[in-house]
């Protein structure tokens, strides 16, 4: 330079048009002599931009980003 796939919280992941799920982490409480470990309960996210659509995380285009394969 050409073809493909990807892009959701700090990480990992579900959701194929109709209230963003859900585990790790974080925070609080409770337990505990501390702390872990268990239990309860919280906070935080669809990669930018245009477009179809009553309605987009989701189709459509375009641009970043990240991967894989050809050269």
């Nucleotide at each position: 330079g050409g073809g493909g796939a990807u892009g959701u919280a700090g990480u990992c992941c579900a959701a194929u048009g109709g209230u963003a799920c859900g585990a790790c982490a974080c925070c609080u409480g409770c337990c505990u002599c501390c702390a872990g470990a268990g239990c309860a309960g919280g906070u935080a996210a669809u990669g930018g931009c245009u477009g179809u659509u009553c309605g987009a995380a989701u189709c459509a285009g375009u641009c970043c980003g990240u991967c894989c394969c050809c050269a």
This is a predicted structure of a 71-nucleotide RNA (transfer RNA) from Halogranum rubrum. It matches the Rfam family "tRNA". The family's RNA type in Rfam is transfer RNA.